[in-house]
RNA sequence: CGAGUCGACCGGGUGUUCGCGGGCGACCGGCGCAAGGCCGCCCGAGGAAAGUCCGAGCUGCGCAGAGCAGGGUGCUGGAUAACGUCCAGUGGGGGCGACCCUAAGGAAAGUGCCACAGAAAACAAACCGCCGUCUGGUUCAUCCAGGCGGUAAGGGUGAAACAGUGCGGUAAGAGCGCACUAGGGACCAGGUGACUGGCUCCCUCGGUAAACCCCACCCGCAGCAAGACCAAAUAGGGGGAGAAUGAGGUUGCUCGCUGACUCCCCGGGUUGGUCGCUUGAGGUGUUGGGCAACCAACAUCCUAGAUAGAUGAACACCGUAAACAGAACUCGGCUUACGGGUCGACUCGCCGG
RNA sequence: GCGGAAGUAGUUCAGUUGGUAGAACGUCGGCUUCCCAAGCCGAAAGUCGCGGGUUCGAGUCCCGUCUUCCGCU
Numbered sequence: 001c002g003a004g005u006c007g008a009c010c011g012g013g014u015g016u017u018c019g020c021g022g023g024c025g026a027c028c029g030g031c032g033c034a035a036g037g038c039c040g041c042c043c044g045a046g047g048a049a050a051g052u053c054c055g056a057g058c059u060g061c062g063c064a065g066a067g068c069a070g071g072g073u074g075c076u077g078g079a080u081a082a083c084g085u086c087c088a089g090u091g092g093g094g095g096c097g098a099c100c101c102u103a104a105g106g107a108a109a110g111u112g113c114c115a116c117a118g119a120a121a122a123c124a125a126a127c128c129g130c131c132g133u134c135u136g137g138u139u140c141a142u143c144c145a146g147g148c149g150g151u152a153a154g155g156g157u158g159a160a161a162c163a164g165u166g167c168g169g170u171a172a173g174a175g176c177g178c179a180c181u182a183g184g185g186a187c188c189a190g191g192u193g194a195c196u197g198g199c200u201c202c203c204u205c206g207g208u209a210a211a212c213c214c215c216a217c218c219c220g221c222a223g224c225a226a227g228a229c230c231a232a233a234u235a236g237g238g239g240g241a242g243a244a245u246g247a248g249g250u251u252g253c254u255c256g257c258u259g260a261c262u263c264c265c266c267g268g269g270u271u272g273g274u275c276g277c278u279u280g281a282g283g284u285g286u287u288g289g290g291c292a293a294c295c296a297a298c299a300u301c302c303u304a305g306a307u308a309g310a311u312g313a314a315c316a317c318c319g320u321a322a323a324c325a326g327a328a329c330u331c332g333g334c335u336u337a338c339g340g341g342u343c344g345a346c347u348c349g350c351c352g353g
Numbered sequence: 354g355c356g357g358a359a360g361u362a363g364u365u366c367a368g369u370u371g372g373u374a375g376a377a378c379g380u381c382g383g384c385u386u387c388c389c390a391a392g393c394c395g396a397a398a399g400u401c402g403c404g405g406g407u408u409c410g411a412g413u414c415c416c417g418u419c420u421u422c423c424g425c426u
Base pairs, nucleotide, nucleotide: 001349002348003347004346005345006344007343008342009341010340012318013317014316015315016314017313018312020044021043022042023041024040025039027037028036046324050335051334053333054332055331056330057329058223059222060221061220065255066254067253068252070219071218072217073216074215075089076088077087078086079085090104091102092101093100094099105214106213110212111211112208113207114206127155128154129151130150131149132148133147134146135145136144137143163181164180165179166178167177168176182204183203184202185200187198188197189196190195227275228274229273230272237266238265239264240263241262242261248258249257250256282301283300284299285298286297287296288295289294354425355424356423357422358421359420360419363378364377365376366375372409380396381395382394383393384392402418403417404416405415406414
């Protein structure tokens, strides 16, 4: 200098003028800081506020109890309020490398499936071929055809063919035997563990569980339009069905629990306000523990809360101002979108000293 | 805000133990007719919304994402 990997961060700034939401204070108002008006000061979107994909808080359900069903997670250890998240490792895969990816339990519990092609797709199987034997073509050899039998070495098919290579063995062959390799099991050593290394020579077994299933662990249902209260309003009107022989509720079903109203149609009223509503598993800094995620102590900060829904507009300068996008109960994550920019660590290649 | 469903030909829809994507209407061409309609014969038309993964193989199974629709005060 070029190419690249990983991590952290910013997400326009300043000034002038006008506008919007909330809080506090003063004044006008008026019986009254009741409504309303007006002035001043302070605060006023995000890294994803998004998707609503997970996990919780909170609230309600006669308090969540049992069984079945259903759903979720799935290498190991840890972190956490919890998680499908995060951290550290193990195995596997990719890259020259920095580094990245990984739903990764069980196929030797059982069942299913494996299209087409192929002889055969799973308790094996004989299409070509190889070998033996019998018969015939000709008389012996040889060759050819047919029958019976053996054979998984070779050919061919396929995504996949019952371990791979070599030697022995055999009529020809075959883990049939041996050596090495591969895989599984037992044993020994190391490690909390996943696992790794060694030894033995017990075994030779297709794939698929993001197919059913088995194993281990977890899960009550609903959601702030949850829910609580105040005020206002009305005809608790008419008709029908069911109900202590159990309505209705409680999880889809059963049990258990609870125990009096419930459902449908017609007709009518209200459709305002307050709380929940923002101080929280909170942010920042220092110190200590831990490889890390994270935890503890101390100090310090307060930073939107609307209810038709606020955060905007104009001008000037900063070379240009242009990305994705906007709170609606609140947190922890994941995922997705994003113009441009800053910093740090590292790898590879080339050149020069 | 919260909860749920669906994307397949131009349109409306099928598509199950995962194995060459179909039907109807429409479009186009031919036959028939003096011409048209109807009728008969034939043809074309698909990134299965999009991107990944599992598998030998995905419309189908899993994850993410986009669009549309429905319900709740």
Predicted 3D model of RNase P RNA and transfer RNA as a complex of 426 nucleotides. Rfam match: Bacterial RNase P class A. Rfam classes the family as a ribozyme. The prediction has a mean pLDDT of 77.